Bacterial RNase P class A from a Marinilabiliales bacterium, 356 nucleotides, folded computationally. Its Rfam family is "Bacterial RNase P class A". From the family's description: Ribonuclease P (RNase P) is a ubiquitous endoribonuclease, found in archaea, bacteria and eukarya as well as chloroplasts and mitochondria. The model forms 98% of the base pairs in the Rfam consensus. It was read from a public genome assembly, where an Rfam model found it. The source organism's lineage runs through Bacteria, Pseudomonadati, Bacteroidota, Bacteroidia and Marinilabiliales.
[in-house]
RNA sequence: GAAACCGGUUAUCCUGUCGCGCCGAAGUUUUUCGGUGAGGAAAGUCGGGGCACUACAGAGCACCAUACUUCCUAACGGGAAGGUCCCGGAUUCCGGGAACAGCAAGUGCCGCAGAAAAUAACCGCCACCUCGGUGGUAAGGGUGAAAAUGUGAGGUAAGAGCUCACGCAAAAGUGUGGUGACAUGCUUUUGGGGUAAACCUUAUGGAGUGAAAGGUCAUGUAUACCGGGCUUCCGCAUUGCGGAUAAAGGCUGCUCGUCUGAUCCCGGGGGGUAGGCCGUUUGAGGCUGCAGGCAACUGUAGCCCAAGAUAAAUGACAGGACUCGACAGAAUCCCGCUUAUCGACCGGUUUCGUUU
Repeated sequence: GAAACCGGUUAUCCUGUCGCGCCGAAGUUUUUCGGUGAGGAAAGUCGGGGCACUACAGAGCACCAUACUUCCUAACGGGAAGGUCCCGGAUUCCGGGAACAGCAAGUGCCGCAGAAAAUAACCGCCACCUCGGUGGUAAGGGUGAAAAUGUGAGGUAAGAGCUCACGCAAAAGUGUGGUGACAUGCUUUUGGGGUAAACCUUAUGGAGUGAAAGGUCAUGUAUACCGGGCUUCCGCAUUGCGGAUAAAGGCUGCUCGUCUGAUCCCGGGGGGUAGGCCGUUUGAGGCUGCAGGCAACUGUAGCCCAAGAUAAAUGACAGGACUCGACAGAAUCCCGCUUAUCGACCGGUUUCGUUU
C1' cells in the first nucleotide's frame, strides 16, 4: 500500500425567491417579525414497558412463554463479560454458533439394512458325532449413524473384565482455585447408547383492551316501544332514608372470592349526533466534561428544548459545491430485536506485496 472480515460515526451541503404547518411577540380592516418542521431504520408489529380504562384487591387450575453463570436495565425472549460443547482458521490465538434446566422420576421412539437395536447369534472359531447335526462362544468378519468400554499381557477346547496393568465414560464423596457457571487432583462404585423444536418433569414469569385508548363541552332525539328478571329481610323514621340479599351482570378462559344490584339489570328493534377541546410531546430526554467499572452501564456538574398533522403540513423553482446521494416518509410515547440499504470516514484482526 492492497484485499477480506468485524465494529463504530454519518445519511448530501450552501445561497436566494415564493408557499405550507406549529409555537412566541407585536398588531387588531389586514398583517409583520422571530424560532422550528420526517428516520437510522420512521419499516415489520416480533418482544418489553410508561400512560389510560375495565370500581378495588386477590388465590388456585388451565393455557402460554422462558431456561448455563454473574452483572446491567423501568423491563424484556434484550445487552455486557465469562463458562461448557461444537464449527472454521490457526498453534495456544482469532472468529462464529447453541431451541446450552432434566433421560439416575416415568412413558415412548431409533425407519431401511442386519442374525440381532438389548431376553442377540448369519459367516466364522472350538468340542463331539450316526456327516445330518448337537453343544459352547462373542475375540475375528459382514450390515448399519450406532452392535454390549479401549489397548496389551495372562488364561482357555475355543473365547469373554475371566484375571492383571494402564486408560475411557458416568455417579457419589472430598481437597484446592473462583462471587459463580466451572477447572483440577484423589478415593469408591458402576459399565450399552441416542433422542425432551418426543410426551413429560422441575424452576421462574404472565389479567384484558389499546390513542379510533380514554376524558370533557356543546348540539339534538324518544327518561318513548317490545321480551325477560321486581325475591325477601333489617334499622331509623312516618310514607321517606339507609343497609343486606335473589335473578342478572362485571373483574377472568374455569373455580373460589369479591363488587353492582329494581327510577335498576340483561337482551331485541329503533331514533339523534358524528362538531370543538384535552390526551399531544419536558421525557426511563439530548449533548459535553469529570469520576467509577474489562465492558454493558452508573453517579455527578453544566448547557439545551429540536414536528405534532387529523384525510392528513414538513414543499416548489433557480444557482452553486461535492464524497454525485441508496433504503426510504412521523400519527400516543419510549427501550430492544429483525429486515432493507448508495457511498464516505474512523478503528481492530488476518493475508499478500516490499521502497513501489